[in-house]
The part of an RNA shown here (large-subunit ribosomal RNA, domain I) has 561 nucleotides and comes from a marine sediment metagenome. The RNAcentral record of the full RNA draws on MGnify.

Context: one part of a larger RNA
RNA sequence: GGUCCAUGGUGGAUGCCUUGGAGCUAUCCGACGAUGAAGGCCGUGGUAAGCUGCGAAAAGCUGAGGUAAGGAGCAAACAUCCGCUAUAACCUCAGAUUGCCGAAUGGGGUAACCCGGCAGUUUUAAUAACUGUCAUACUCAGGUGAAUAAAUAGCCUGUUUAAGUGAGACUCAGGGAACUGAACCAUCUAAGUACCUGAAGGAAAAGAAAUCAAUAUGAGAUUCCCUUAGUAGCGGCGAGCGGACGGGGAAUAGCCCAAACCAGAGUAAUUUCGGUUACUUUGGGGUUGUAGGGCACAUUAUAUAAGAGUAAGAAACCAUUUUGUUAGCCGAAUGUCUCUGGGAAGAGCGACCGAAGAAGGUGAAAGUCCUGUAUGCGAAAACGAAAUGGCUCUUUAUGUGUACCUGAGUACAGCGGGACACGAGAAAUCCUGCUGGAAUCUGGGGGGACCACCCUCCAAGGCUAAAUACGAGAUAGCUACCGAUAGUGAAUUAGUACCGUGAGGGAAAGGUGAAAAGAACCCCGGGAGGGGAGUGAAAUAGAACCUGAAACCGUGGACCU
Repeated sequence: GGUCCAUGGUGGAUGCCUUGGAGCUAUCCGACGAUGAAGGCCGUGGUAAGCUGCGAAAAGCUGAGGUAAGGAGCAAACAUCCGCUAUAACCUCAGAUUGCCGAAUGGGGUAACCCGGCAGUUUUAAUAACUGUCAUACUCAGGUGAAUAAAUAGCCUGUUUAAGUGAGACUCAGGGAACUGAACCAUCUAAGUACCUGAAGGAAAAGAAAUCAAUAUGAGAUUCCCUUAGUAGCGGCGAGCGGACGGGGAAUAGCCCAAACCAGAGUAAUUUCGGUUACUUUGGGGUUGUAGGGCACAUUAUAUAAGAGUAAGAAACCAUUUUGUUAGCCGAAUGUCUCUGGGAAGAGCGACCGAAGAAGGUGAAAGUCCUGUAUGCGAAAACGAAAUGGCUCUUUAUGUGUACCUGAGUACAGCGGGACACGAGAAAUCCUGCUGGAAUCUGGGGGGACCACCCUCCAAGGCUAAAUACGAGAUAGCUACCGAUAGUGAAUUAGUACCGUGAGGGAAAGGUGAAAAGAACCCCGGGAGGGGAGUGAAAUAGAACCUGAAACCGUGGACCU
């Protein structure tokens, strides 16, 4: 020096565990904000660094209800207190307080700071302190009021509203890529995707046919799902893209204006002072395709009735009942038996309950020990839902005639683009930048060029629940999900420490024991540490603490060199 055996140190793998995560389901809920939000800064405790809570009334104050013998958060200890059968603590509901910054809004500003005006209070001579108030824009109303006569602009006052935040989700709209694929690449694809912006809601959007269909006694708003169907088609007919009708379901709901015409008001013009005309405005009327409505005439109906409603169609509220949410409550049934053990829930023997044998805990593995579970019960207060009633709203019909109305720079055409599964194509349909530009019910659009016939619908105004999408949040649960290098980045003071001028990047770190019973006392030592003693089932469970692998480093022994 090596090999082997034994025994240690170091180290923290592995096993077991789970406080934390991941995903999914159901129900609820889907906003907060000038009455100052979200988010912060600074404070606040007897001792108080961090987290949590709270706000100068500061781990809290008041009221109502629940529950209660113990309490003063995580979090021990000491001190000082509160309370013990209902004014402690705890939980729920409703109030009070709620510093400074922040949209931040009196002005400024390098956020959490500085400096003011006005009014009032204390004090008054001033200063100082305190309280309140003072931003901007829109709408409406009032006042005032230039150049400039009337007026207007401007200015002032008051009222209402807005702003900002979020959940990296969902929706709609305005913009809008490239990588990539085409085995290159340019039309094409990726894709109207990613991304940017705006707007809104609990959903949004869409929506009551100028829709489809196809020879029929047709269907009857929209949305979503299954199918039709990878079909018909489109396509350097390449790569690829890709319907609709129809059928089956979910859910169902329909309405209001504009106009004709009538009445009122105002302004202007005109006037033979009787009015008339035009415009504006308010109310009535009216809303469709089998055309409907208006107007005139004729006939006809009537209300202590019928219908409807706050979820669109007009819009508030009240009462009663029922019910739900936000605290809670009751809640069955085993042994003083035997054994092992530190410990019984294990084994044995013998019982019982079960609308409860879900689960968790308890010194090992408990239906009957604890918390619970099943079935039931419960609200002073706040909030929600449903029903009923109050309440509120609406309400003739027919015929004949007339030809007054029925959404215009619109439809449509040409040119250029875009959307339609459809790339200009035979290219209908929809949108529109430019140029033109109708008809008026004897009218107009569509049925995939176009024409005829036929069928069908009525554009150029608007509103509309549900079925659908998503999940920040709440509750309940589940998992052939993870188990501390995994699972969230984060099981711990985690978006912390730390890095970066900044945008931003971003960790590591869990486990004594059933219970601290956390080692009194003695010895060595300055201490650290150790040896005894003691606790404990165990201390090679001793806090650098479960198990304790390997690398690496020792000690003792055997053998070899």